[in-house]
Context: one part of a larger RNA
RNA sequence: GGCACAUGGUGGAUGCCUAGGCGCCAGGAGACGAAGAAGGACGUGGUUAGCUGCGAAAAGCCACGGGGAGCCGCCAGCAGGCUGAGAUCCGUGGAUAUCCGAAUGGGUGAACCUGGCAUGGGAAGACCAUGUCACACUUGUCUGAACACAUAGGGCAAGCGGGGAAACGAGGGGAACUGAAACAUCUAAGUACCUUCAGGAGAAGAAAGCAAGAGCGAUUCCCUAAGUAGUGGCGAGCGAACGGGGAAGAGCCUAAACCUUUACAGCGUGAUAGUCUGCCGACGUUGCUGUAGAGGUGUAGCGGGACCUUCCGGUGUAAUGCGGCGGCAUUACGAGGGAGUAAGAAACUCAUUUUCUAGCCGAAGACGCCUGGAAAGGCGCGCCAAAGGAGGUAACAGCCCUGUAGGCGAAAGGGAAUGAGCUCCCUGGGAAGGCACCCAAGUACCGCGGGGCACGCUAACCUUGCGGGAAUCUGGGAGGCCCACCUCCUAAGGCUAAAUACUCCCUGGCGACCGAUAGUGAACAAGUACCGUGAGGGAAAGGUGAAAAGCACCCCUGUUAGGGGAGUGAAAAAGAACCUGAAACCGUGUGCCU
Numbered sequence: 001g002g003c004a005c006a007u008g009g010u011g012g013a014u015g016c017c018u019a020g021g022c023g024c025c026a027g028g029a030g031a032c033g034a035a036g037a038a039g040g041a042c043g044u045g046g047u048u049a050g051c052u053g054c055g056a057a058a059a060g061c062c063a064c065g066g067g068g069a070g071c072c073g074c075c076a077g078c079a080g081g082c083u084g085a086g087a088u089c090c091g092u093g094g095a096u097a098u099c100c101g102a103a104u105g106g107g108u109g110a111a112c113c114u115g116g117c118a119u120g121g122g123a124a125g126a127c128c129a130u131g132u133c134a135c136a137c138u139u140g141u142c143u144g145a146a147c148a149c150a151u152a153g154g155g156c157a158a159g160c161g162g163g164g165a166a167a168c169g170a171g172g173g174g175a176a177c178u179g180a181a182a183c184a185u186c187u188a189a190g191u192a193c194c195u196u197c198a199g200g201a202g203a204a205g206a207a208a209g210c211a212a213g214a215g216c217g218a219u220u221c222c223c224u225a226a227g228u229a230g231u232g233g234c235g236a237g238c239g240a241a242c243g244g245g246g247a248a249g250a251g252c253c254u255a256a257a258c259c260u261u262u263a264c265a266g267c268g269u270g271a272u273a274g275u276c277u278g279c280c281g282a283c284g285u286u287g288c289u290g291u292a293g294a295g296g297u298g299u300a301g302c303g304g305g306a307c308c309u310u311c312c313g314g315u316g317u318a319a320u321g322c323g324g325c326g327g328c329a330u331u332a333c334g335a336g337g338g339a340g341u342a343a344g345a346a347a348c349u350c351a352u353u354u355u356c357u358a359g360c361c362g363a364a365g366a367c368g369c370c371u372g373g374a375a376a377g378g379c380g381c382g383c384c385a386a387a388g389g390a391g392g393u394a395a396c397a398g399c400c401c402u403g404u405a406g407g408c409g410a411a412a413g414g415g416a417a418u419g420a421g422c423u424c425c426c427u428g429g430g431a432a433g434g435c436a437c438c439c440a441a442g443u444a445c446c447g448c449g450g451g452g453c454a455c456g457c458u459a460a461c462c463u464u465g466c467g468g469g470a471a472u473c474u475g476g477g478a479g480g481c482c483c484a485c486c487u488c489c490u491a492a493g494g495c496u497a498a499a500u501a502c503u504c505c506c507u508g509g510c511g512a513c514c515g516a517u518a519g520u521g522a523a524c525a526a527g528u529a530c531c532g533u534g535a536g537g538g539a540a541a542g543g544u545g546a547a548a549a550g551c552a553c554c555c556c557u558g559u560u561a562g563g564g565g566a567g568u569g570a571a572a573a574a575g576a577a578c579c580u581g582a583a584a585c586c587g588u589g590u591g592c593c594u
Stems, first nucleotide, its partner, number of pairs: 001593009015579001016543002020514002022511007029503002032163001039100003042055003046078002050074002061094006070082003105114003115133007135161001137159007168199001169197005179186001183233001209216002220247005230238002251495003254440001258296010274283002276327006301473001303439003307434006316333006335427006348421010359408003365381001367380004382399002384388001390402003445468008455480001475490005530537002550578001553565004
């Protein structure tokens, strides 16, 4: 030195465990914010570095409700307190809530600096305290130039907005790598990304739609049709629709014609055009036209509506329409009927029921013996069960504890449903005939050029940058160039629940999901430590024991290091560098070989 056996150290694999994750289901919610949010800074404890809570009223204050014996967070100790006059704790409502931050009196290198005004304190013009002072828009109101009226502009007041938010949605912009085995049309892809805006969903939506000789009847979503028809350097690829089956189901309001009315402008007879109508009287810039607004009417494709005439139906009272009489119209009240807060107008209150935000009741073994440190294990004998889900308890517990099944419960705050009040509408309508007044304009349509449609063009359809530029139902659009016939529809205004998408978050449940190099980056002071000027990057790190019973005391030693006794414990070869404790690596002892 090697090998073998034995026995240690080191190391932290493996096994077991789980406080944390991952995925999914159901329900809720999708909040918040100038009454100052989200997120932070700095403070705050008797002692306090960090986390948590809280805010100069600072691990807290007040009220109400729950609860019932301990409490002063993680977190021990010391020093002190609170509590059956009900604390701590839990829920609801409130008070306080520094500074920064949309940040908003002004400034600024966030958490700082520095003003005006009012009120109060003060001897004070010093100083202090409290309140207030940003901007944009809308509405109202007061003013008010060039320039007479006016307008622009300015002042004041009220309301609203601003910012944030994981994904989901709509709009405006919009790549490249890549694929085509190169690459340019094409693809990737209207993806990523940027940006604006909204809601609990959003968008879309009541046919100028599809279809095809038969018909359907808003939109959205799913299955299918179908990898079909198509499209395509006819390459790579891209890729429908009709129809069928389901989910859900809901329809409406304007513009215009016409009537009434308000404001302004123009025109206007000098007593008639007017004052609802007929007659009589009276009044007389009342009138007509245009523009802008308000109220009524009206909303369609078997075209609809307006206007005129006729007919049918129709409930009372009062008032008004210059006066009287008759008629007519309008308004109010009553009567009858209907509807409604998700559209079609829009709020609120009450009652009942139910539910959420604390909780409460809740059966049955203290059974005997054995093993053991410990019984929930074994043996034996019982019991409950609308409860034999689960977790804990010194090993495996229906009957020990928390619970479970099943019931019960709210002073306060929130949600939902129903009913009533309440609000709105109808009776004020309809039919026939006539008339030809209206039916959304730089629009439809046409040309050129783009984009979107599965469609890259002979390219319909939708959209529109430039140019040209209609009509009003005997009008217009569509049916994939175009024309005719035929059929369908009615553009150029608007609203609209449900079925659909998503999950930062709350509650409950589940898993042929992980089990500490796994599962979130994070089971631990984790987006921490640390790195970087910065954007940003980003760890490692779990386990004594049933219970600290966490080794009093003694010894070795320079030693609060380490160890040996003693003691605790079932075990200390569980001693905190603590469950198990593999291998590499390093020793010690014995044997053999060299």

Large-subunit ribosomal RNA, domain I from an activated sludge metagenome, 594 nucleotides, folded computationally. The RNAcentral record of the full RNA draws on SILVA. Rfam family: Bacterial large subunit ribosomal RNA.